[in-house]
RNA sequence: UUGACCCGCAGCGGGAGAGAACAGCCAAACAUUCUGUCGCCGAAGGCGUAAUCACCCGGGAACGCUCAGGCAAAAGGACCGCGCAAGGAUA
Numbered sequence: 001u002u003g004a005c006c007c008g009c010a011g012c013g014g015g016a017g018a019g020a021a022c023a024g025c026c027a028a029a030c031a032u033u034c035u036g037u038c039g040c041c042g043a044a045g046g047c048g049u050a051a052u053c054a055c056c057c058g059g060g061a062a063c064g065c066u067c068a069g070g071c072a073a074a075a076g077g078a079c080c081g082c083g084c085a086a087g088g089a090u091a
Base pairs, nucleotide, nucleotide: 006088007087011082012081013080014079019038021037022036023035024034039071040070041069045067046065047064048063052059053058
C1' cells in the first nucleotide's frame, strides 16, 4: 500500500396477540373524533428484574408490570432474512 470474510444508517420482504364491545352526541348507515362504562393483548417505547456480567456506580431477557401503545382493515410492530452509506478492524 492492498485488503476477502466479519461488523455496520437508511431501504426491501416476512411478521403475532387481543371487543369492527356497550351507552351518549352528530348521523341515512358504518367507521373515526369526543364523553362515560367495562373486558382483554403483549413483540414499538418505558419501568422492574432472573440467570449472569461487572464489581465504584451499574449492565441486563421474547420473564413480570401494563404508564404509554394496541384489540376489523390501514398504520405501527420486537424479531428474522436480504442488503448496506460514512466507515471499523483482521487473515
A computed fold for a 91-nucleotide RNA from Thiobacillus sp., annotated as Glycine riboswitch aptamer. The model forms 80% of the base pairs in the Rfam consensus. Lineage of the source: Bacteria > Pseudomonadota > Nitrosomonadales > Thiobacillaceae > Thiobacillus. Its mean pLDDT, the model's own confidence on a scale to 100, is 76.